[in-house]
Context: one part of a larger RNA
RNA sequence: AGCAUGUGGUGGAUGCCUUGGCACCAAGAGGCGAUGAAGGACGUGAGUAACUGCGAAAAGCUUCGGGGAGCUGUAAACAAGCAUUGAUCCGGAGGUGUCCGAAUGGGGAAACCCGCGUGGGGUAAUGCCCACGCAUCCGCAGCUGAAUACAUAGGCUGCGGAGGCCCACCAGGGGAACUGAAACAUCUUAGUACCCUGAGGAAAGGAAAGAAAGUCUCGAUUCCCUUAGUAGUGGCGAGCGAACGGGGAAUAGCCCAAACCUAUUGUACGUGAUAGCCUGCAAGCGUUGUCCAAUAGGGGUUGUGGGGCGAUACUUGAUUGGGUUGCAGCCCAGUCGGAGAGUUACAAAGUUGCUUCCUAGCAGAACGGUUUGGAAAAUCCGACCAAAGAUGGUGACAGUCCAGUACGCGAAAGGAAAGCAAUCUCUCUUGUGUCGUUCCCAAGUAGUGCGGGUCACGUGGAACCCCGUGCGAAUCUGGGAGGCCCAUCUCCUAAGGCUAAAUACUCCUUGGUGACCGAUAGUGAACUAGUACCGUGAGGGAAAGGUGAAAAGUACCCCGGGAGGGGAGUGAAAUAGUACCUGAAACCACAUGUUU
Numbered sequence: 001a002g003c004a005u006g007u008g009g010u011g012g013a014u015g016c017c018u019u020g021g022c023a024c025c026a027a028g029a030g031g032c033g034a035u036g037a038a039g040g041a042c043g044u045g046a047g048u049a050a051c052u053g054c055g056a057a058a059a060g061c062u063u064c065g066g067g068g069a070g071c072u073g074u075a076a077a078c079a080a081g082c083a084u085u086g087a088u089c090c091g092g093a094g095g096u097g098u099c100c101g102a103a104u105g106g107g108g109a110a111a112c113c114c115g116c117g118u119g120g121g122g123u124a125a126u127g128c129c130c131a132c133g134c135a136u137c138c139g140c141a142g143c144u145g146a147a148u149a150c151a152u153a154g155g156c157u158g159c160g161g162a163g164g165c166c167c168a169c170c171a172g173g174g175g176a177a178c179u180g181a182a183a184c185a186u187c188u189u190a191g192u193a194c195c196c197u198g199a200g201g202a203a204a205g206g207a208a209a210g211a212a213a214g215u216c217u218c219g220a221u222u223c224c225c226u227u228a229g230u231a232g233u234g235g236c237g238a239g240c241g242a243a244c245g246g247g248g249a250a251u252a253g254c255c256c257a258a259a260c261c262u263a264u265u266g267u268a269c270g271u272g273a274u275a276g277c278c279u280g281c282a283a284g285c286g287u288u289g290u291c292c293a294a295u296a297g298g299g300g301u302u303g304u305g306g307g308g309c310g311a312u313a314c315u316u317g318a319u320u321g322g323g324u325u326g327c328a329g330c331c332c333a334g335u336c337g338g339a340g341a342g343u344u345a346c347a348a349a350g351u352u353g354c355u356u357c358c359u360a361g362c363a364g365a366a367c368g369g370u371u372u373g374g375a376a377a378a379u380c381c382g383a384c385c386a387a388a389g390a391u392g393g394u395g396a397c398a399g400u401c402c403a404g405u406a407c408g409c410g411a412a413a414g415g416a417a418a419g420c421a422a423u424c425u426c427u428c429u430u431g432u433g434u435c436g437u438u439c440c441c442a443a444g445u446a447g448u449g450c451g452g453g454u455c456a457c458g459u460g461g462a463a464c465c466c467c468g469u470g471c472g473a474a475u476c477u478g479g480g481a482g483g484c485c486c487a488u489c490u491c492c493u494a495a496g497g498c499u500a501a502a503u504a505c506u507c508c509u510u511g512g513u514g515a516c517c518g519a520u521a522g523u524g525a526a527c528u529a530g531u532a533c534c535g536u537g538a539g540g541g542a543a544a545g546g547u548g549a550a551a552a553g554u555a556c557c558c559c560g561g562g563a564g565g566g567g568a569g570u571g572a573a574a575u576a577g578u579a580c581c582u583g584a585a586a587c588c589a590c591a592u593g594u595u596u
Stems, first nucleotide, its partner, number of pairs: 001595009015581001016546002020517002022514007029506002031165002039100003042055003050074002061094006070082003105114003115134007136162009169200001170198005180187001184235001210218002222249005232240002253498003260298007268290002276285002278329006303476001305441003308437007317336007337429006350423006356416004361409002367382003371378001383400002385389001391403003447471007457483001478493005533540002553580001556567004
């Protein structure tokens, strides 16, 4: 020096554990904000660096409930206190809430600086202090008011609203490239990523100018399965890729514009024969009337076309008033009665009560001994409960020890939804049919030329839908569609609007589940984690869990300056001593053996 074995050191693998994560299910919630949010800065404790809580009323104040013996957070100890006159703690409602931040009196290098007005405090007086108000835009109302006469712009005042933040989902406006095509240009990636705007708890869509046609059928929209990787499309390359139909989920339908009538206002026209005043007769009135425009009310909403207007048939509770007066009829408005409906559309506010639920809680059955052990929940013996043998904890594995679990119960205050009832609100109280009339049925629209987009569909034979630009119809004997176009046939009725559910998502709350992870895993983060640290900045971004059942965390003695040890003591164990469970390997040391 090598090798082997052993004993230690170093090191922190492995095993075991879980406070933390991950994924999902069910229910809730789906918003917060000028009554100042989200997010922060700075403060705040007897002493306090950090976290948590809170805000100069500052680990807290008031009140109403719950609860019942300890309490002054993480976090020990000391000090000083509180508490059955009910503290701490939990829940509801309030109060306070510095400064920044949409930040909003002005400014600004966020958490700072400087004001003005009114009222108050203080001072001899100023400085100073406190409270409230003072941004902009939009809407409404009012007051003023230029050039410029009326006016308008502008200004001022009052009231109301907005602004900003937020995980994903949604709609709209814009909109790539890498990539694929084994290069690349049409194409693809993809209407994706990303940007902007807007909204809701969902959004969007939606009651056919639809789909279909084999059957002469279906009957708003949305979503799922299928049809089907089919028909198609495609440098017919790469690729892209339906629909009809069928089966399900969920179901709900409505309101306007116009014709016509009435009223009001305004312009124009109009006669003294007055055209008018609901109709008939008689009387009476007459700037009444006509056209146009605007506003309001009624009317009306459809595709076996519908509606208006006129005539006619049948039908219709009572009563009051009006239509110049009287009579007869007719019409209009109101009241009572009757009928119906309603807060998501079809009109719109709710309020009260009851039931249910949420935000604290309450109650809740049944076991002893023996043995081993540090410890019994283990063993053995003998019992009991069970609408409870879920789970977690307790010195090893507990239905009967603890917290709970099953079944039940509970709210002063605040909140939620549905149902019921009452109140309330609204509608109908004339409607239907037949005949006639041809008055209306959404215009710079439909259509079309050109240029584009979107439809699975790349211009193609390219319909349908949408946009830009030019031209530019018809009113039901009208008009659109059925994939160029034409005819027949069929379907539908554009150019206005609203509409729940089935569907999408999860920053968040509650409960639960896992052939999910178990500290190099699982979130980046089980721990002072978006921390330390790095970067001018945008941004990047860690490492780090485990004594023991209980600190019982080693009094006292000895060596040492200390660190650290040796005894003693605690403990089941100290080779469990806070550098702490287990403690692998590399590496180091020592001892023994052996080889050279």